[in-house]
Context: one part of a larger RNA
């Protein structure tokens, strides 16, 4: 210079205090370890793997296993030789396939042929999710949205290298001001973007409905309206004003007007590096390996096994609760291989049927928690829902292996979790439902949406992470 240090100063981050609410105990469900198995396909492995790569494994997916097949191949170029291409029926097969049969002769033309396609042949090739991610790209993760990392010219040092980047303030900030052998710069900070929070004007359909009227059991239905919600273009916030404090600086504190105050919240954005960090199985690539097989196509299994053991998660163990009855209010987003209203069966999960919508028009669509009334009386309960037993729905060539729902009976473990350990500072945590992507079907998972809506922060001694200065060092 640099790591380090159970050295010292100075600061910060749900680090730790204060609080809420959970895991770790109970069932389930999903991952992973092990075990097993003909296989249970690869990777991922301390934060930073374990609801992860998969945003969806019954066949397919698929890459794993045994079976029965194939070799110019399932696919790309290129020659040569027959046939257009296609298409019907039938036999054996599990099926790949392998035999047989019927229609059918097109398009261009210099009539020599060609051009799509099929079948055979021949070798040049094709193919590999085989191995190296410690040979690579490209991408991603992490320290970290941490405030920092450099550079050119001078200058100092014999030289690594200093210095600028250190000090004094303030900042979330290497953020700004002063100072200053340094003067500038350049990647990062911070604005520029998108959201959401207030407003004015324009503009009003498919969207609203104050006022005036019609209709109706009833609704903006309908005339009309252009207020107001909305939908989209624009205004607004800059320490812009005031008064303290500060070094007459930067800033910091209070104030005032405002919808909003001092980076309003929230996203996207992630600097030089580190982790030989991840990924040859997203996809490109050197290099090595296999080519009648480590390629290929097939039909069944398998990835769904299970003594255990670990992450994440649902659902609870109840009365701030369960169950019956009424009854009130979102935002978002999705729908022509689709979403389907009203009617109608069927307890029901569905079925019949099929208006309407390419959607601010028509639909999915009943939001729930909550509100009001009733009942249950603390009990393994009218708490809990596991696990079995029956009949069923749907989707799909098929639900045995191995889908999801529904009914009817069964009613298990749990009476708040040891030692630990986790998330969260506001519209946040806790609850509470909608909805989308995969997707034929098949979420407690993911991602987005809104409703209700707390508590607590003395404060930095201490744990853990990180920044800046300094000191020691037998380390590099």
């Nucleotide at each position: 210079u640099g790591a380090c240090g159970g050295g010292g100063g100075c600061c910060c981050g749900c680090a730790c205090a204060a609080g809420c609410g959970g895991u770790g105990g109970a069932g389930c469900a999903u991952g992973u370890g092990g075990u097993u198995u003909a296989a249970u396909u690869c990777g991922a492995u301390g934060c930073a793997a374990c609801g992860c790569g998969a945003a969806g494994a019954a066949c397919c997916u698929u890459a794993c296993c045994a079976g029965g097949u194939c070799u110019u191949g399932a696919c790309a170029u290129c020659c040569u030789g027959c046939g257009a291409a296609c298409u019907u029926u039938c036999u054996a097969g599990a099926g790949a396939u392998a035999g047989a049969u019927u229609g059918g002769u097109g398009c261009c033309u210099u009539c020599g042929g060609g051009a799509a396609c099929g079948c055979a042949g021949u070798g040049a090739c094709a193919g590999g999710u085989g191995c190296u991610g410690c040979a690579u790209g490209g991408c991603u993760g992490u320290c970290g949205u941490c405030a920092g990392c450099u550079c050119g010219u001078g200058u100092c040092g014999u030289g690594a290298g200093a210095u600028g980047u250190u000090g004094g303030g303030u900042u979330a900030a290497g953020u700004c001001c002063c100072g200053u052998a340094a003067c500038g710069a350049g990647c990062g900070c911070a604005a520029c973007c998108c959201u959401u929070g207030u407003c004015c004007u324009u503009a009003g359909u498919u969207g609203c409905c104050a006022g005036c009227a019609c209709a109706u059991a009833a609704u903006g239905g309908u005339g009309g309206g252009a207020a107001c919600u909305c939908u989209a273009a624009g205004a607004g916030a800059c320490u812009g004003c005031c008064g303290g404090u500060g070094a007459c600086a930067a800033a910091c504190c209070g104030g005032a007007g405002g919808a909003u105050g001092g980076c309003g919240g929230g996203g996207a954005c992630g600097a030089c590096g580190u982790c030989a960090a991840g990924u040859c199985a997203u996809c490109a690539u050197g290099g090595c390996c296999c080519u009648u097989a480590c390629g290929a196509g097939u039909a069944g299994g398998g990835c769904u096994a299970c003594a255990c053991a670990c992450g994440u998660g649902c659902u609870a163990c109840a009365a701030u609760g369960g169950c019956c009855a009424g009854u009130a209010c979102a935002a978002a987003c999705g729908g022509u291989u689709g979403c389907a209203a009203u009617c109608u069966c069927g307890c029901g999960a569905g079925g019949g049927g099929g208006a309407g919508c390419u959607a601010a028009u028509c639909u999915g669509a009943g939001a729930a928690a909550g509100c009001u009334g009733g009942u249950c009386g603390u009990a393994g309960u009218c708490c809990g829902g596991a696990u079995c037993g029956g009949a069923g729905u749907c989707u799909g060539c098929a639900a045995c292996u191995c889908g999801a729902c529904u009914c009817c009976g069964u009613g298990a473990a749990g009476u708040c979790g040891g030692a630990a350990u986790c998330g969260c500072u506001a519209g946040u945590a806790a609850u509470c439902g909608u909805g989308a992507a995969u997707c034929a079907g098949a979420a407690u998972g993911u991602c987005a949406c809104g409703g209700u809506g707390a508590a607590u922060a003395c404060g930095u001694u201490c744990c853990c992470g990180g920044g800046c200065c300094u000191u020691g060092u037998a380390c590099a």
Molecule: small-subunit ribosomal RNA, 3' major domain
Organism: uncultured prokaryote